Notes:
Predicted 3D model of a 76-nucleotide RNA (transfer RNA) from a Planctomycetota bacterium. It matches the Rfam family "tRNA". Rfam describes the family as follows. Transfer RNA (tRNA) molecules are approximately 80 nucleotides in length. Its family is annotated with triplet codon-amino acid adaptor activity in the Gene Ontology. The family's RNA type in Rfam is transfer RNA. The sequence was found in a public genome assembly. Its mean pLDDT, the model's own confidence on a scale to 100, is 80.
[in-house]
RNA sequence: GCGCCCUUAGCUCAGCUGGUAGAGCAGAUGAUUCUUAAUCAUCGGGCCGUGGGUUCGAGUCCCUCAGGGCGCACCA
Repeated sequence: GCGCCCUUAGCUCAGCUGGUAGAGCAGAUGAUUCUUAAUCAUCGGGCCGUGGGUUCGAGUCCCUCAGGGCGCACCA
């Protein structure tokens, strides 16, 4: 340098054919009792990496840039 893949909640990840963004863990609150803890219930938490485009409508399609991973090439 070229190609492919990934980026969604604090963490790990779902999200179909474009049509109201979700789960587990973690956190907060409450209950309970076998009390440094466990269990149960409830609640909060999102610029869907950035910036554009297409569309009535974009996490999803297209382009750009950024970060990360893999492969190839270059490098005598």